[in-house]
RNA sequence: GCCUUUUAUUCGCUUAAUCAAAUUUCUGAGCGGGGGAACCAAUAUAGAUGGAAUUACAUCCAUCGUGGGGUGAAUCUUACCUAGUAAGAGGGGAUACUCUCAAUUCCUAAUCCGACAGCUAACCUCGUAAGCGUUCAAUUACAUGUGG
Numbered sequence: 001g002c003c004u005u006u007u008a009u010u011c012g013c014u015u016a017a018u019c020a021a022a023u024u025u026c027u028g029a030g031c032g033g034g035g036g037a038a039c040c041a042a043u044a045u046a047g048a049u050g051g052a053a054u055u056a057c058a059u060c061c062a063u064c065g066u067g068g069g070g071u072g073a074a075u076c077u078u079a080c081c082u083a084g085u086a087a088g089a090g091g092g093g094a095u096a097c098u099c100u101c102a103a104u105u106c107c108u109a110a111u112c113c114g115a116c117a118g119c120u121a122a123c124c125u126c127g128u129a130a131g132c133g134u135u136c137a138a139u140u141a142c143a144u145g146u147g148g
Stems, first nucleotide, its partner, number of pairs: 011133004018029003030128006040118001047064006067116001068113004075089006090108006
């Protein structure tokens, strides 16, 4: 390199997000997150709107989210200028055994809590979503070539 045979939804990626059982969850195991002493560290207490109650204030409930905080790699600086873009630094992923180096390439979001949470043993509690590539199969479309 060629030929033949056999087999399947196969093999992977980001992520804590998998496995088993059960029948669709108040299940387990595994893997993750948050709260929470001592010691150590730290020294902040802002409001707006509506309602309840009150003589009024304090108080209670709901909504908003400017200080602060959580999940996450997803932060910071500069420039332009008003709203997003660009560049850089830092951080993170991939290149099919694992680790490391080099090179290449891509990402640097989103969202939650609601004045409040440092660390933190015991203890309490929560998540286990989602997205993408590839093999195979089915269907559809396009392109090219040949003939009339």
A computed fold for a 148-nucleotide RNA from Salirhabdus euzebyi, annotated as c-di-AMP riboswitch aptamer (ydaO/yuaA leader). The coordinates come from a structure-prediction model, not an experiment, and the mean pLDDT is 76. The sequence was found by an Rfam model in a public genome assembly. Its Rfam family is "c-di-AMP riboswitch aptamer (ydaO/yuaA leader)". Rfam's curators write: This family represents a conserved RNA structure found upstream of the ydaO and yuaA genes in Bacillus subtilis and related genes in other bacteria. The source organism's lineage runs through Bacteria, Bacillota, Caryophanales, Bacillaceae and Salirhabdus.